Notes
Bacterial small signal recognition particle RNA from an uncultured Chloroflexota bacterium, 84 nucleotides, folded computationally.

RNA sequence: GUCUUGCACGGCAAGACCUCUGAACCGUGUCAGGCCCUGACGGGAGCAGCACUAAGGAGUUAUUCUUGGGUGUUGCAGGUAACC
Numbered sequence: 001g002u003c004u005u006g007c008a009c010g011g012c013a014a015g016a017c018c019u020c021u022g023a024a025c026c027g028u029g030u031c032a033g034g035c036c037c038u039g040a041c042g043g044g045a046g047c048a049g050c051a052c053u054a055a056g057g058a059g060u061u062a063u064u065c066u067u068g069g070g071u072g073u074u075g076c077a078g079g080u081a082a083c084c
Base pairs, nucleotide, nucleotide: 001083002082003079004078005077006076007075008074009072010071012068013067014066015065016064018059019058020057021056027052028051029050030049035044036043037042
């Protein structure tokens, strides 16, 4: 030196993050109309709608994080039976 272990760095891949979409009811909030209670004032539950999202789906790969390995003309620190 070959072989092998560990660490670091780079690169590749995946995930997270980001954006959009996304719940007839079985999410949340706000709840028109209507309904119920009340002598009245008011109150209550709450459909549709709207908003925010969950699971999920799609997009983007510039940056960051996590994970992975028969990764790489890499670097450092070791191990050592056998081979050169």
Rfam family: Bacterial small signal recognition particle RNA. Its Rfam clan is "SRP clan".